[in-house]
Context: one part of a larger RNA
RNA sequence: GCCAACGAGUUUGAAUACUUGGAUUGUCUAAGCCCUUCUGGGGCGCAGGCGUAGCGAAAGCGAGUGUUAAUAGCGCGUUUUCCGAGUAUUCAAGACCCGAAGCCAGACGAGCUUACCUUGAGCAGGAUGAACCCUUGUGAAAACGAGGGGGAGGUCCGAACUAGUGAGGCGUGCAAUCCUCUUGGAUGACUUGAGGUAAGGAGUGAAAAGCUAAUCGAGUUUGGUAAUAGCUGGUUCUUCCCGAAACAGCUUUGGGGCUGGCGUCUAUCGUCAGCGUGCGGGGGUAGAGCACUGAAUAGAAUUCCUUGGUCUUUGACCAGGUUUUCUAAUCAAACUCCGAAUACCGCAUGCAUUGGAUAGGCAGUAAGAACGCGGGGGCUAAGCUCCGCGCUCAAAACGGAAACAGCCGAGAUCGUCGUCUAAGGUCCCUAAAUUAAACUAAGUGUUUUUAAGGAAGUGUUUUGCCCUCGACAGGCAGGAAGUUAGCUUAGAGGUAGCUAUCUUUUAAAGAGUGUGUAACAACUCACUGCCCGAACUUUUCCGAUUUCGGAGAGGAGGGGCGAGAUGCGCCAAAGAUUAUCGGGGCUAAAGUUUAAUACCGAAGACACGGAUUUUCAUAAUUUAUUAUGAAAGUGGUAGGGAAGCAUUCCCAGGGCACAGAAGCAGGAGGGUAACCGACUGUGGAGCGCUGGGAAGAGAGAAUGUUGGC
Numbered sequence: 001g002c003c004a005a006c007g008a009g010u011u012u013g014a015a016u017a018c019u020u021g022g023a024u025u026g027u028c029u030a031a032g033c034c035c036u037u038c039u040g041g042g043g044c045g046c047a048g049g050c051g052u053a054g055c056g057a058a059a060g061c062g063a064g065u066g067u068u069a070a071u072a073g074c075g076c077g078u079u080u081u082c083c084g085a086g087u088a089u090u091c092a093a094g095a096c097c098c099g100a101a102g103c104c105a106g107a108c109g110a111g112c113u114u115a116c117c118u119u120g121a122g123c124a125g126g127a128u129g130a131a132c133c134c135u136u137g138u139g140a141a142a143a144c145g146a147g148g149g150g151g152a153g154g155u156c157c158g159a160a161c162u163a164g165u166g167a168g169g170c171g172u173g174c175a176a177u178c179c180u181c182u183u184g185g186a187u188g189a190c191u192u193g194a195g196g197u198a199a200g201g202a203g204u205g206a207a208a209a210g211c212u213a214a215u216c217g218a219g220u221u222u223g224g225u226a227a228u229a230g231c232u233g234g235u236u237c238u239u240c241c242c243g244a245a246a247c248a249g250c251u252u253u254g255g256g257g258c259u260g261g262c263g264u265c266u267a268u269c270g271u272c273a274g275c276g277u278g279c280g281g282g283g284g285u286a287g288a289g290c291a292c293u294g295a296a297u298a299g300a301a302u303u304c305c306u307u308g309g310u311c312u313u314u315g316a317c318c319a320g321g322u323u324u325u326c327u328a329a330u331c332a333a334a335c336u337c338c339g340a341a342u343a344c345c346g347c348a349u350g351c352a353u354u355g356g357a358u359a360g361g362c363a364g365u366a367a368g369a370a371c372g373c374g375g376g377g378g379c380u381a382a383g384c385u386c387c388g389c390g391c392u393c394a395a396a397a398c399g400g401a402a403a404c405a406g407c408c409g410a411g412a413u414c415g416u417c418g419u420c421u422a423a424g425g426u427c428c429c430u431a432a433a434u435u436a437a438a439c440u441a442a443g444u445g446u447u448u449u450u451a452a453g454g455a456a457g458u459g460u461u462u463u464g465c466c467c468u469c470g471a472c473a474g475g476c477a478g479g480a481a482g483u484u485a486g487c488u489u490a491g492a493g494g495u496a497g498c499u500a501u502c503u504u505u506u507a508a509a510g511a512g513u514g515u516g517u518a519a520c521a522a523c524u525c526a527c528u529g530c531c532c533g534a535a536c537u538u539u540u541c542c543g544a545u546u547u548c549g550g551a552g553a554g555g556a557g558g559g560g561c562g563a564g565a566u567g568c569g570c571c572a573a574a575g576a577u578u579a580u581c582g583g584g585g586c587u588a589a590a591g592u593u594u595a596a597u598a599c600c601g602a603a604g605a606c607a608c609g610g611a612u613u614u615u616c617a618u619a620a621u622u623u624a625u626u627a628u629g630a631a632a633g634u635g636g637u638a639g640g641g642a643a644g645c646a647u648u649c650c651c652a653g654g655g656c657a658c659a660g661a662a663g664c665a666g667g668a669g670g671g672u673a674a675c676c677g678a679c680u681g682u683g684g685a686g687c688g689c690u691g692g693g694a695a696g697a698g699a700g701a702a703u704g705u706u707g708g709c
Stems, first nucleotide, its partner, number of pairs: 001709006011093013026050003032044005054061002064076004096234002099231001103224006114198009123188001125157003128153001132149007161185003166181004200216001202212003237644006247260005261365002263362007273354001274351008287338001288336002293332003297328005304321002307319005368393002371390007398409003413610004418606003424600003427584003433597001435595005445586002453571002457568011474531005480504003485499003510525001514523002536555001538553006611634010645698001647695007655687002663682004669676002
């Protein structure tokens, strides 16, 4: 891991509701006793309970009573029950099952380990050389020196022994702490044998909360004990009807509860609720506005301040601040002279098998999510967070969006190789159009976003100016003189800067458009002359061969330079898969815009057939029934309600079975399903059915338990 078996709402007491039975001349017995055919049945037993009247704290009064001076009000009452059974729920109990860490009591442990007591044992070898003693030298002495002996030490090196420093090995090991090398101590606070003493809030501890038998921030074991668990996991057959919530208030409350909201079932009420239309209401939002409260810009006037500057200084002017008014143009969630749409309230009316209200039984929910809109917080960040309105998911399958809970379409009772559509699509993958007219050349785009800014891309459109008296582009030539204008400056000569910007010769030529020089020079432009010569389309032919050139024919407006508007494109544009067109691929599209008609496309709608629920009608009837018809339904988690299947046993009835029961294997066929099942084989002795009753009553999950593989 798989298979099989076992494995979770039970029982007792009490209460409430519903269903049902008995009594109602109210009802029922409890303990106990008696009889009996004895796990049973029958009888006795009115002690007592509930009920029959309530109200008040009570006295008390009484269909009333209490409050009160008072009834006036107001509160509670003005009547029907009792005893069983079943089902559901609640409370008390282990209380649906499994699961703690823990707490307390009594015992058992110091053969491990810690400390101590008693009694024993062990420590190769080497080194160092204390005290002290002897001899001797010096010295007056004290004392000092030398030699020899001596053998001290929590002394040194290093085996046994003991410890366990560093590294490696091992790491389903040789081993629940080992192996190898290395390392500390090794006559001591040393090591060790045997016997003993000390223990669970206690011991022992050179102290690490270490150790107390692989167990220690309180040992082990038995009991209290099925401790408790607002927590996690699990909780077993079928079909049918309805179908939520993730919100509010309170809570040592926030992942738990209680009450309400939302669901379901029963009984009662009946149009009360809903939707549409009409009429009547209040409002201060969106918008707008500046009349108030504030903010804020410019100008003019004005009050005050003298604050600054200048001048011709008792003053004037300029600048500034401040107050107010006017003009022009603005802003506001906590501004409003105004002011919608919606929404909300009331009345009337129409529709309607919808929905609503009251009382009671039973719940679940109180972690919600995305999306669109109105907002707060945040950065007008977040698949962010918090409210409101709506919708979907949750609890919803199906089609579309490549794939994709929350987006778009649409709500699956069952069947059909029928029809029509929705969203979305119609070149191929892939069902269905290779429709029309324009645009795009960027593979832009083809199913989600792209800016500021830049640009002779290109289409459409508006408008100004020039042009055979020759435009525009190009080529050739000129582009002069006063003059180097004046000022400034080292210099300023068209071309640093300031001022002015004239006159003349001319076809034309600026006191100069740029480059350039230290300044000049040089080049160039404006401006002028000359050359050149401004038409497209259709068609035919020839040469090249998408374009173009030449020739012929036809037709009248055309060429050039600017300034806008607009359509589609270009650059700006950098990321981790060729990587986001779903892919192939697509260019007079299979892209974009516009227009039109077809078609495809879902579990939607329709058609045909079947099942089932509710309501209504009709008919029959076994009155808790059935049939027919019509209408409306039949997605579903938590959850409520209804009807059934299967298992074991009991009672009654009626059956089967050695001419073959149960069980096992297969299984025609039947039932919406749980399931039933003729028949065949195997097997070899018991077992169904019908009507009731009682439960150890249904397995896939619980790191479930046991067994097998």